Source information:
The prediction has a mean pLDDT of 81. This is a predicted structure of an 82-nucleotide RNA (transfer RNA) from an SAR86 cluster bacterium. It matches the Rfam family "tRNA". The family's RNA type in Rfam is transfer RNA. The source organism's lineage runs through Bacteria, Pseudomonadati, Pseudomonadota, Gammaproteobacteria and SAR86 cluster.
[in-house]
RNA sequence: GGAGGGAUUGGGGAGCGGUCAAACCCAGCAGACUGUAAAUCUGCCGCCUCGUGCUUCGGAGGUUCGAAUCCUCCUCCCUCCA
Repeated sequence: GGAGGGAUUGGGGAGCGGUCAAACCCAGCAGACUGUAAAUCUGCCGCCUCGUGCUUCGGAGGUUCGAAUCCUCCUCCCUCCA
C1' cells in the first nucleotide's frame, strides 16, 4: 500500500430498520437462606423531577415517519495479501 472483519451499558457479549435502555454471563447493590461466610435463590443494576420522561451502541455528518442496525468521512483495533 491492497482486501476483509470489528468498536454496544462497569467488564465480556448478542442484537443488523419499529417489538430496544438493548438478550445472556460476570462484577456490583438489596433481600431470602445460613451460627458467620461461601454457595444457592429472588429482585435491581444508563440518568433523573420516576413519566406515555430524558440521553445513549467509537467520533462527526446524512437517509428515513422511525437508526445500535443503512450511507459518507474520520479515529482506533484485529486478520490476510504484498